[in-house]
RNA sequence: AGAGUUUGAUCAUGGCUCAGAUUGAACGCUGGCGGCAUGCCUUACACAUGCAAGUCGAACGGUAACGCGGGGCAACCUGGCGACGAGUGGCGAACGGGUGAGUAAUAUAUCGGAACGUGCCCAGUAGUGGGGGAUAGCCCGGCGAAAGCCGGAUUAAUACCGCAUGAGACCUGAGGGUGAAAGCGGGGGAUCGCAAGACCUCGCGCUACUGGAGCGGCCGAUAUCAGAUUAGCUAGUUGGUGGGGUAAAAGCCCACCAAGGCGACGAUCUGUAGCUGGUCUGAGAGGACGACCAGCCACACUGGGACUGAGACACGGCCCAGACUCCUACGGGAGGCAGCAGUGGGGAAUUUUGGACAAUGGGCGAAAGCCUGAUCCAGCAAUGCCGCGUGCAGGACGAAGGCCUUCGGGUUGUAAACUGCUUUUGUACGGAACGAAACGGUCUCUUCUAAUACAGGGGGCUAAUGACGGUACCGUAAGAAUAAGCACCGGCUAACUACGUGCCAGCAGCCGCGGUAAUACGUAGGGUGCGAGCGUUAAUCGGAAUUACUGGGCGUAAAGCGUGCGCAGGCGGUGAUGUAAGACAGAUGUGAAAUCCCCGGGCUCAACCUGGGAACUGCAUUUGUGACUGCAUCGCUGGAGUGCGGCAGAGGGGGAUGGAAUUCCGCGUGUAGCAGUGAAAUGCGUAGAGAUCGGGAGGAACACCCGUGGCGAAGGCGGCCAACUGGGCCGACCCUGACGCUGAGGCGCGAAGGCGUGGGGAGCGAACGGGAUUAGAUACCCCGGUAGUCCACGCGGUAAACGAUGCCGACUAGGCGUGGGGGGACUUGACCCCCUCCGUGCCGGAGCUAACGCGGGAAGUCGGCCGCCUGGGGAGUACGGCCGCAAGGCUAAAACUCAAAGGAAUUGACGGGGGCCCGCACAAGCGGCGGAGCGUGCGGUUUAAUUCGACGCAACGCGAAGAACCUUACCAGGGCUUGACAUGCGCCUGCACGGGUGGGAAACCACUCAGCCUUCGAGGGUGGCGCACAGGUGCUGCAUGGCUGUCGUCAGCUCGUGUCGUGAGAUGUUGGGUUAAGUCCCGCAACGAGCGCAACCCCCGUGGUCAGUUGCCGAUGUUUCUGGCCAGAACACUGCCGGCAGCAAACCGGAGGAAGGUGGGGAUGACGUCAAGUCAGCAUGGCCCUUACGUCCUGGGCGACACGCACGCUACAAUGGUCGGGACAGCGGGUGGCCAAGCCGCAAGGCGGAGCGAAUCCCCCAAACCCGAUCUCAGUUGGAAUCGCGGGCUGCAACUCGCCCGCGUGAACGUGGAGUCGCUAGUAACCGCGGGUCAGCACUACCGCGGUGAAUACGUUCCCGGGCCUUGUACACACCGCCCGU
Repeated sequence: AGAGUUUGAUCAUGGCUCAGAUUGAACGCUGGCGGCAUGCCUUACACAUGCAAGUCGAACGGUAACGCGGGGCAACCUGGCGACGAGUGGCGAACGGGUGAGUAAUAUAUCGGAACGUGCCCAGUAGUGGGGGAUAGCCCGGCGAAAGCCGGAUUAAUACCGCAUGAGACCUGAGGGUGAAAGCGGGGGAUCGCAAGACCUCGCGCUACUGGAGCGGCCGAUAUCAGAUUAGCUAGUUGGUGGGGUAAAAGCCCACCAAGGCGACGAUCUGUAGCUGGUCUGAGAGGACGACCAGCCACACUGGGACUGAGACACGGCCCAGACUCCUACGGGAGGCAGCAGUGGGGAAUUUUGGACAAUGGGCGAAAGCCUGAUCCAGCAAUGCCGCGUGCAGGACGAAGGCCUUCGGGUUGUAAACUGCUUUUGUACGGAACGAAACGGUCUCUUCUAAUACAGGGGGCUAAUGACGGUACCGUAAGAAUAAGCACCGGCUAACUACGUGCCAGCAGCCGCGGUAAUACGUAGGGUGCGAGCGUUAAUCGGAAUUACUGGGCGUAAAGCGUGCGCAGGCGGUGAUGUAAGACAGAUGUGAAAUCCCCGGGCUCAACCUGGGAACUGCAUUUGUGACUGCAUCGCUGGAGUGCGGCAGAGGGGGAUGGAAUUCCGCGUGUAGCAGUGAAAUGCGUAGAGAUCGGGAGGAACACCCGUGGCGAAGGCGGCCAACUGGGCCGACCCUGACGCUGAGGCGCGAAGGCGUGGGGAGCGAACGGGAUUAGAUACCCCGGUAGUCCACGCGGUAAACGAUGCCGACUAGGCGUGGGGGGACUUGACCCCCUCCGUGCCGGAGCUAACGCGGGAAGUCGGCCGCCUGGGGAGUACGGCCGCAAGGCUAAAACUCAAAGGAAUUGACGGGGGCCCGCACAAGCGGCGGAGCGUGCGGUUUAAUUCGACGCAACGCGAAGAACCUUACCAGGGCUUGACAUGCGCCUGCACGGGUGGGAAACCACUCAGCCUUCGAGGGUGGCGCACAGGUGCUGCAUGGCUGUCGUCAGCUCGUGUCGUGAGAUGUUGGGUUAAGUCCCGCAACGAGCGCAACCCCCGUGGUCAGUUGCCGAUGUUUCUGGCCAGAACACUGCCGGCAGCAAACCGGAGGAAGGUGGGGAUGACGUCAAGUCAGCAUGGCCCUUACGUCCUGGGCGACACGCACGCUACAAUGGUCGGGACAGCGGGUGGCCAAGCCGCAAGGCGGAGCGAAUCCCCCAAACCCGAUCUCAGUUGGAAUCGCGGGCUGCAACUCGCCCGCGUGAACGUGGAGUCGCUAGUAACCGCGGGUCAGCACUACCGCGGUGAAUACGUUCCCGGGCCUUGUACACACCGCCCGU
């Protein structure tokens, strides 16, 4: 110090969340020791029991208990002594301890003040004389259950009451008056006394007074939470006079008089709360809190009251009332843990019914001492902080086990074992504290004194005293011995693998994980963090500049009031003087201690404790300064305003007036339509519309001028005229002399619509009616039409009332318009031109801004004042209040819920947005499909099985370029289990293979026969058994490789460097031309480059080499010519000419040429898209099966058939069918093959065997075509499906389920609905031929080959697909999107 999260990405806004620190905590898991702290935050709920305030005999009468003494034989008696129950009396009990209910000021904090009190204590002064009468106790009697009470008798005092005295005190009429006291103890020389004692003295007391210290009471100022949806409150209220009252001021109380007092600087009311020093957090400012410790306050079962007292309205006092609890003999009584323990209850939750007065402190006492749940200790609790330990060293290229693994290894891990060492803590034993030296005793010095008593002070010596506790601490002994967990490991955030699970179970602080390979669930191994703890939850501050004083914002993210006027308030020009409130500086007082900080000290360290310092940022008093602000006074003119002279204007209210147009009414002319729409219909019209001419009525609005023009504060304002009236601007001076700016409340104005009353009503027109549209259409369109729109008066008070930009002022580059005014120069003059003030626009610099943009009229740089914002939804809603006739307006929440909502810009994608341009995309044409029959594929259905995959284009004659068995993956049945197949190991084996026999459908099973080589060690082969393993067309194409389809042969897709931008990104690649093309040219903050395009490759077309044989010619040989084949090379490049263009690229035309502008065809497929296809071609991760999901066999199925779809074949006929005759190809294939001639058969085919591994032989007669004949429009001599019979071929085998031939049979079908496909030239169409697969074949498929050989393209509006630029976007899984209502 930041991070995560809105997006495909970006910047900014903004909320949510996390990392930190902290706690009187609680909960979960775990737990060795010690020190120091802390421990009912909840029911101020109720409390059993014990203890928490007594003490004094040196105040008193006394003697219940104990002890001693005395008396007594003893029982017992005796206050004589130590002491002391109860009582009288004194002091204390008002402290100490607890709690936080109440209290927002009768409180607290800080600083002041005057009208007070004060026991004990200190200093001082003056006294302490002399009397009296009672009363507890005790005794007697009585009442009551008890608590307790009553009566009688006797008695003491430091109890009580007078008398005397009065320095001082108080009162006063200044003469005077009033009012005190108490004794007790110690000692004692002289004197007195029987004694007690008097007396003296010392000490302690007592009385009065003065002063002090400390403490307390009272008053004031300042400060101290939230709510305005609490705005008015107040009758002793505010003040006065006179009384009363108090310790004391005061309406504190009372009588009378006056009518005040408080409040927007927040009264009153409501809610909440003890306040502070401080604590936590924070860089600080601040925020939150107020446990422990300390100060103050308040309270003591609830409410009220006084008494006593120095002090109380009194926690462990009293009285009354109330609630509750207890006792009771029912008559009556008792009680108050918010003291310490403890109990119940409540609660997530908070301890022992402990020890001691040894220390510190308190009460009483002369003291000893007693009392003290204050306190000091101990106990319980990891509740917190701090410290220590659970061992240390060595120890393998690394044990075992675990986990992972690519099987090689890695890791746990020097970790362990093992060896050596140490002994803190713990255990055992022993020693053993500090805290405790005062008071006291004794000696001595000194003061007092008559005194060597007593007492005080100092010194020496010294006895006793410890709860904690035999604890800290020290020593000895044995022995690694007694001691580790918790959370986390997707990102934030440090730490990763395996298995299980399969949107299940679960996790989660936020984002989010989990749907079969999950580093996010659960477990394990490993790792990370902290460690006697670790996590979770709750809570506070921080991060959050997310309430912004320090330190934020408001054009579009939330946010400028619709607009003005203006009281209060805030702020305020310039010179001088004074003042000193603010301000600044110095000094003084105070700011308790503790805490925090610094420097030291003490516990072995630390926590903790402690000494000193600093600090406590504050308040008050005082002195000074006079710049600044304030205040006062006197001035000034620059701000502001008045006056004077001009100017422009839809500024405002009222009045008068004008023409055009619409509508309506009357008349004329005139005839069939008019109106309306995308198209119509409703509507109007033969009862005369619409059209047209002229006349009349009435209402509303003012065309052109008219303009990013003018005016106004805004809303808003538009024919013309005159009067009334507000504001503004300009010019030159005069005057006033800061008179100013802003403006919470308040007051006015305020579009449209709306409301009230009364008018008015032409047009328009909510509602409403009708017609259309539509799935519907309560809409959009059409025909009508009422409120309203208009006027007057009143109400209402809103708006995208917008420049989404509050008002005022100052300052800060320019350029170009426009409205109003003034000046200058030059002009005959209007202009033009220059300067200037005010207004209104455009562009733009600096600067600002998240960007867009703003940019002298700022959103720049500053000042003043006001308003407003603080995540989205809920909601501008509810409730309350105010306003309104109502409608409604203003003010304005919360629960709950979400992890975002929102802004600007970027790249894409998309648009029934735009521009440009391509493609058999449309159009123009030719032929098909969709109808029929059949073939094939698919769906569906069926089935034991009909194996599987492929599903819009881009699945469906596709994988399959050959399913009768095989194939075959499916089904039924029968078999095999190291296996049909591979490799290795161990053991056995003359066993294998082969032959035979039997069973069987076969596979297989059983039996049987013969049987290698040798160097005699063995070797090879084979089989059997066993072990490793094989095998799987089982799953996942969404785990993959490879390959493929598709957009698309479309012209695109990118990079480096530079530049621009905060950034995503842009530029380049856009623009102007051009091209088939991001092809090329030109321009340009770009310059280059890569993958694509093109070219390089193959085939065809031309020529040459050109000769050659298996070709061709030929009867044979030779020669010549022509044709054919193979290979490599050549040719074409817009090269030439003309036109057009910018004289660039290119385009158009032409020449030459076999071929001309990529000559035709092929191969070639950029970055990528579709989780496209394929685990069944192959490969492959993971999962699954293992006498079975493997493998073998027989048979069946993949060939089923009510149906639907796709691709084809054959047709429907005469451009044809049939018959006869005749002509011309090319690509290919062939030895398990192609098969000639010849012969047989109607034919399929058979016999036959020549030739040929093929430029030689064979397949091999091409067909359409041509010639001739026939058929004559018909379901036919078209068409061939279907079925029957008979044959042929392949094959182990044609039943399911092959192909072919002959004869017979002769179905649908007469050109095909909506719709849809292909093709732009050697193309479509038509015709046949070959090949692969293959025993054969379903081939009408596919891949090739040649033959014959067209039509059409005006054109790019439309459909589909695509490219480039641009625009809008709330889309980004990207329009098959998003999203709204019901």